Model confidence (mean pLDDT): 76 of 100.
Predicted 3D model of RNase P RNA and transfer RNA as a complex of 415 nucleotides.
RNA sequence: UGAGCUAGCUGGGCGGUCGCGUGCUUAUUUGCACGAGGAAAGUCCGAGCACCUAAGGGCAGGGCGCCGGGUAACACCCGGUGGAGGCGACUCUAAGGAAAGUGCAACAGAGAUAUACCGCAUGGGUUUCCCAUGCAAGGGUGGAAAGGUGAGGCAAGAGCUCACCAGCGGCGUGGAGACAUGCCGGCUAUGUAAACCCCGUCUGGUGCAAGAUUGAAUUGGGGGCAUUUAAUGGCGGCCCGCCACGCCCCUUGUAAUCGCUUGAGCCUGCGCGGUAACGGCAGGCCUAGAUAGAUGACCGUCUUUGACAGAACUCGGCUUACAGGCUUGACUCAAACU
RNA sequence: GCGUCUGUAGCUCAGCAGGAUAGAGCAACGGCCUUCUAAGCCGUGGGCCAGGGGUUCGAAUCCCUUCAGGCGCGCCA
Numbered sequence: 001u002g003a004g005c006u007a008g009c010u011g012g013g014c015g016g017u018c019g020c021g022u023g024c025u026u027a028u029u030u031g032c033a034c035g036a037g038g039a040a041a042g043u044c045c046g047a048g049c050a051c052c053u054a055a056g057g058g059c060a061g062g063g064c065g066c067c068g069g070g071u072a073a074c075a076c077c078c079g080g081u082g083g084a085g086g087c088g089a090c091u092c093u094a095a096g097g098a099a100a101g102u103g104c105a106a107c108a109g110a111g112a113u114a115u116a117c118c119g120c121a122u123g124g125g126u127u128u129c130c131c132a133u134g135c136a137a138g139g140g141u142g143g144a145a146a147g148g149u150g151a152g153g154c155a156a157g158a159g160c161u162c163a164c165c166a167g168c169g170g171c172g173u174g175g176a177g178a179c180a181u182g183c184c185g186g187c188u189a190u191g192u193a194a195a196c197c198c199c200g201u202c203u204g205g206u207g208c209a210a211g212a213u214u215g216a217a218u219u220g221g222g223g224g225c226a227u228u229u230a231a232u233g234g235c236g237g238c239c240c241g242c243c244a245c246g247c248c249c250c251u252u253g254u255a256a257u258c259g260c261u262u263g264a265g266c267c268u269g270c271g272c273g274g275u276a277a278c279g280g281c282a283g284g285c286c287u288a289g290a291u292a293g294a295u296g297a298c299c300g301u302c303u304u305u306g307a308c309a310g311a312a313c314u315c316g317g318c319u320u321a322c323a324g325g326c327u328u329g330a331c332u333c334a335a336a337c338u
Numbered sequence: 339g340c341g342u343c344u345g346u347a348g349c350u351c352a353g354c355a356g357g358a359u360a361g362a363g364c365a366a367c368g369g370c371c372u373u374c375u376a377a378g379c380c381g382u383g384g385g386c387c388a389g390g391g392g393u394u395c396g397a398a399u400c401c402c403u404u405c406a407g408g409c410g411c412g413c414c415a
Stems, first nucleotide, its partner, number of pairs: 001334004005329001007327004012302007020035005037308001041319002044317005049207004056240004061203005066080005081095001082093004096198002101196002103192003117139002119135007147165006166188001168185007211258004220251006232244004252415002265285006272279002339411007348364004357395001366382005388404005
């Protein structure tokens, strides 16, 4: 100097005029304060909260799935292990079990979980070929053909034997663990569980249109089933269980207040703990709460204001969208120079 | 706001416990028939299965994610 890697931040500022929402204050319209986001989005996870039959037991169903930690909780985050990629900094990883069982593996190929088409060898025959036996090294097909490479061995071959490597089992050592590593053994066990399934673990359902209170109305109109003491009907997906003496459906009309924003809250500091996620302590702050739905418009100036996009019960995450600008580091590689 | 379902040819739908050329009807185009048209008969083209990624030897089908569209839902009497 160039190319990268990693971790982040910002998303307009200031001034003026007019306007809108909420709260307080004034008492009749003045004044003051505050007023969208990093994703408010997708609604993909996890919770709070509320009701449903007590939210209790079992079944079904569903989620998750290397190990340890963090957290209210999680499918999130942090640290590690194994695997994959990259020269490297580093990145990615839905990663339990295929020796519990079942299913599937099209086409091609002789054969797809057990096989002999070509072939190799021996023997025989009616000798350009055929038959029997042995073999599974080589060829061919395929994503995959029963360990791989080399040497010995053999009629030809083969873990048949040996060395190294991969995998499996046992024992030892290290580690909290996933695992790593050494020795020994037999000689090998196809892939697929984002197919059923098995194992472990978590899990009741519905969502603020949950639900509560007050008003208005006064059991409104129409239809269906049942009409009786052991049945019938109803209630969470089902059962145990529980409840009722009438139940269900359609139609019609339709408000106000609460829930609603002080909360697993935000900011700053620590010569506090921890590798980190995170936790602890101290001080400070209150920072939208509408219900047809406010958060805007114009002007000046900063050299030019632009991207994705707008709260609707509330949090913690994930994912996706995003113009322009800024930063980060004993970081990596290459080239040149010293 | 909350919940839920769907997306395959121009249109309406099959195929979705994975298997290689993705089908059917209507429509379009060409031919036959007819004096011509319609009907009828024969044939042809048209799809990257809404977009992207993953699992798998193999994905319209299974999983994740994005996009588009549809449907349903309150309380009181």

Annotation:
Rfam match: Bacterial RNase P class A. Rfam describes the family as follows. Ribonuclease P (RNase P) is a ubiquitous endoribonuclease, found in archaea, bacteria and eukarya as well as chloroplasts and mitochondria. Its family is annotated with dimeric ribonuclease P complex, tRNA processing and ribonuclease P activity in the Gene Ontology.